[in-house]
Context: one part of a larger RNA
């Protein structure tokens, strides 16, 4: 991984609430006991059988009264009752609750046992360590020496001594890692006369043993072994949970919690019953309010000026540090101007909220009461705050905002959350919505009029731009502008002053006159200072539009990324942007036409239940409630089939909205079916599911 076939909301109590049946102001019988049936084993059904349970009456702790009681001194006056009356046995379905409680999963605690053939200790008796080296201690020669001692030779033969086999051990490496091996091979290592190896009996265990100490090891995973039992331990946690159709449908919020991926209430779904427009929208009319916004009268904050008082510093004055005057600066009050504010407000909307009237009909809304759920991790997306960097596909609220969730279909290339639109079910028929119409790729190579030249369109800012369109304002021009081109651009005068100079051009000062068509006491370069060139300015030539400035339109630059420029691609100069017009394409929306189904109104039959007909309006759908079926096994009746061939298996006309039914053929060889009721060990695709099979 595949097939098969097993594999999960059951039972018993007790209660509660539905649904049907019996009796009914009653309503049931428990346990046993008798009798029938039956059976391997007790199981079933009839009768009996109450001093029991519920209801018929409450009130009070209770005594106790009782349609009233009770508190109380009370006839007040309150509380709870009565006046509105149905119960109760059983069946079913369904919640709760004890119990294994829908099925499977720990890791573990705890109680009896088994276990030292492995390994740790350790008794007891045995066994083994080639071979080389090195030479303690003692002992003896010999020699010096007076002696004590010292040297030297020789013997000796120690020793957790050296090298190194067997035996032990496993240091570093490589193989190897479905292995030769659940710890190995092979090289390379340490020990190797010792606290050395071993062989055979033996003792010591589970909170105990043992341990030259690693929580080592105690039969291949020990921080508590291993069997079995307690045991279906417990699991707010993960996985799983088995047939159809149809009607409805949700939440990720609040409050509390040792609470936070768990629970309980409420919210917010279903179903059953009651009410009968009380809802929902709109308009009208009345109302709270203190947000956006505005404002500075209040509360701060916070700029400039001018002024008052105080307060400093300098200075006059004075014999002083007293006084008394001026005075940078500083406070702090008013005032001019001009602003800021979530915890300011003299004000102040839009929405939206409450309330009453109308109208609309959108309906089977609302509401209330009874039973039952599932939610409690939400996402993004638009708006208005908060936190964060006015970062995040961040965060953490709000709106009775939207989609997803739980929603398919079209568009966005592709792309739960965007935009367009809510899929009853059929159709080879019609219109459109968003979005499109050169070509992949269904419609315009479709009008008008303008822009763009950047492939801008097809990624960005501050910033820059004499690129081009557009409006507007404003000067200046045949009396000749604007740019280019030729000529002038002088004179007092080197203006004073300063300075070495300072002559138009280094500062300071003033900036006048005069000849003129013009020409500044000078717009730049320059020079040490002048020279020298140049601008304002005029003269002349030329011959028609120039100059500034503001706004605004598409553009240009700014602009580096790693596989190839990717606009979805091809490729457009429009097939790109703007305005504007008319066509078409385009969905599960809209319509058409046929058909199913649910509700509600009406109305036909029919004692009910129910079967129809006509209109409305409805049928996306996760948790999740509810409603009808469809098959299985068995059991009761009742009525079939069957060796002329039952189930079971294969194929299956065919028939049902669907679970499924099924005619007939083959196989097969002995049972089975059908209708009504019962009863469940009642449907499989998942659970790292279980046991066979491939």
């Nucleotide at each position: 991984c595949c097939c098969g076939a097993c594999g999960a909301g059951u039972u018993u109590a007790u209660a509660g609430a539905u649904a049907c049946g019996g009796c009914g102001a009653g309503g049931c019988u428990a346990a046993g006991u008798u009798c029938c049936g039956u059976u391997a084993a007790u199981c079933g059904g009839a009768a009996u059988g109450a001093c029991g349970c519920c209801g018929c009456a409450g009130c009070g702790a209770a005594a106790g009264c009782g349609a009233g009681u009770c508190u109380g001194a009370a006839u007040a006056a309150g509380g709870c009752g009565u006046u509105u009356a149905a119960g109760u046995c059983g069946u079913a379905u369904u919640u709760a609750u004890a119990a294994g409680a829908c099925c499977c999963g720990a890791a573990g605690c705890c109680a009896g046992g088994u276990g030292a053939u492995c390994u740790a200790g350790c008794c007891a008796u045995g066994a083994c360590c080639a071979g080389g080296g090195u030479g303690a201690a003692c002992c003896u020669u010999g020699c010096u020496g007076a002696a004590a001692a010292g040297c030297a030779g020789g013997g000796g033969g120690a020793g957790g001594c050296c090298c190194g086999a067997a035996c032990c051990c496993g240091u570093g490496g490589a193989u190897c890692g479905u292995g030769c091996a659940a710890u190995a091979u092979c090289u390379u290592g340490g020990g190797a006369u010792g606290a050395g190896u071993u062989g055979u009996g033996g003792c010591u265990c589970g909170g105990a043993g043992u341990g030259a100490a690693a929580a080592g090891c105690u039969a291949a995973c020990c921080g508590a072994a291993c069997c079995u039992g307690g045991u279906g331990a417990u699991a707010g946690c993960u996985g799983g949970u088995u047939c159809u159709u149809c009607c409805c449908g949700a939440a990720a919020u609040a409050g509390c919690u040792u609470u936070a991926g768990g629970g309980c209430u409420a919210g917010c779904g279903g179903c059953c019953g009651a009410u009968g427009u009380u809802a929902a929208u709109u308009a009208a009319a009345a109302g709270a309010g203190g947000u956006a916004g505005a404002g500075c009268g209040c509360u701060g904050g916070a700029u400039a000026g001018a002024g008052u008082u105080g307060g400093a510093u300098g200075g006059a004055u004075g014999a002083a540090u007293a006084a008394u005057c001026c005075u940078a600066c500083c406070a702090a009050c008013a005032c001019u101007a001009a602003c800021c504010a979530a915890a300011c407000u003299u004000c102040g909307a839009a929405u939206g909220c409450u309330u009453u009237u109308a109208a609309u009909u959108u309906a089977u809304a609302g509401u209330c009461g009874g039973c039952u759920a599932g939610u409690c991790a939400g996402a993004c997306c638009g708006u208005g705050g908060g936190g964060g960097c006015u970062a995040a596909g961040c965060u953490u609220c709000a709106c009775a905002g939207g989609u997803c969730g739980a929603g398919a279909g079209g568009g966005g290339a592709a792309c739960a959350g965007c935009c367009c639109a809510g899929a009853u079910c059929g159709c080879c028929a019609u219109u459109u919505a968003a979005g499109g119409u050169c070509c992949c790729u269904a419609a315009a190579u479709c009008c008008u009029g303008a822009c763009u030249a950047a492939g801008u369109g097809u990624g960005u800012a501050a910033g820059g731009u004499g690129g081009u369109g557009u409006a507007u304002a404003u000067u200046c021009u045949u009396a000749g502008a604007c740019a280019g081109g030729c000529g002038g651009a002088a004179u007092g005068u080197u203006g004073g002053c300063u300075u070495a100079g300072a002559a138009g051009u280094a500062g300071c000062c003033a900036u006048c006159a005069u000849c003129u068509a013009a020409g500044g006491a000078g717009u730049g370069u320059g020079u040490a200072a002048c020279a020298a060139c140049u601008c304002a300015c005029c003269g002349u030539u030329c011959g028609a539009g120039a100059a500034u400035a503001u706004a605004u339109g598409c553009g240009c630059c700014g602009a580096a990324g790693a596989u190839a420029c990717u606009c979805g691609g091809g490729g457009c100069u429009a097939a790109g942007u703007c305005a504007g017009g008319u066509a078409c394409c385009g969905a599960a929306a809209a319509u058409g036409c046929g058909g199913a189904u649910g509700c509600c109104a009406c109305u036909g039959c029919g004692u009910u239940a129910g079967c129809g007909g006509u209109g409305g309006c409805g049928u996306g759908g996760u948790a999740g409630g509810g409603a009808a079926g469809c098959g299985u096994u068995c059991u009761u009746u009742g009525c079939g089939c069957u060796g002329u061939g039952a189930a079971g298996c294969g194929a299956g006309c065919g028939c049902g909205g669907a679970a499924g039914c099924a005619a007939u053929c083959g196989u097969g060889g002995a049972g089975c079916g059908c209708a009504a009721a019962g009863a469940a060990g009642u449907g499989a695709g998942a659970a790292u599911g279980u046991c066979g099979g491939g």